The RNA shown here (SAM riboswitch aptamer (S box leader)) has 119 nucleotides and comes from Ornithinicoccus halotolerans. NCBI's taxonomy places the organism under Bacteria, Bacillati, Micrococcales, Intrasporangiaceae, Ornithinicoccus. The coordinates come from a structure-prediction model, not an experiment, and the mean pLDDT is 82.
Formats: sequence, C1' cells, structure tokens
RNA sequence: CAUCCAUCACGACCGGCUGAGGGACAGGCCCGAGGACGCCGGGGCAGCCGCCCGCGGGGCAACCCGCGGGAAAGGUGCCAACUCCUGCGGUGUCCUCCGGGACGGCCGGAAGAUGGAGC
Repeated sequence: CAUCCAUCACGACCGGCUGAGGGACAGGCCCGAGGACGCCGGGGCAGCCGCCCGCGGGGCAACCCGCGGGAAAGGUGCCAACUCCUGCGGUGUCCUCCGGGACGGCCGGAAGAUGGAGC
C1' cells in the first nucleotide's frame, strides 16, 4: 500500500518525565489535574512468524501439510472497558399510548487493529 490470508470472548502493571486532552472516524458511553494520552526505564502477557515436543497425513529422502502442546534470552505485537458499544444488511425475544422502544441478543458485512505473504 483501493492487494491476498489468518485472528480479534482469553491474557498481562509499576516507577520517572510531561501536562490536557484521550479512547482511529461519527454518534454514544467512558478514561482524565486524586494527572489520563504520550515518552523513557523496568516488569509482565502470549496473538502471529520463527524455534522445541507430540499425534495424524504426504514424500525414497531432504522435507512439506494439518491438529494439539511448550518456551519467551529470536522478529514483532500487546498489557481500561468484547475491536468499549453502535454505524450496513438480515434476524430472535420482550415491552408498547402501535409511532416505536429495550436486550453489551444472534448471523453476516463494512471499517479498524495485529501478524504473515505479495508488491
């Protein structure tokens, strides 16, 4: 990066600096001078690639594919709230003064995030 694939219900906080906004966007709802966001240091988590182990399949073999597990001193990522919720389409249950409303409902999509691949 108008590309492709996978995942997004899990998990994980302290100190220092700074000082007003922050949670992508819009609306909501939250976080924030009892100092958020950000930066730095340390700590932690374990999602992806890689690594190690087991099982299954393929292969003459090197090795490849799938599933499960592990480690974390490799490359990254992450450590408020489901990706905080909704945003487009469909649909369930309940309520209704029949206009509509409620439920962190359900299924799919969009957008976004992270990784891998490609350019």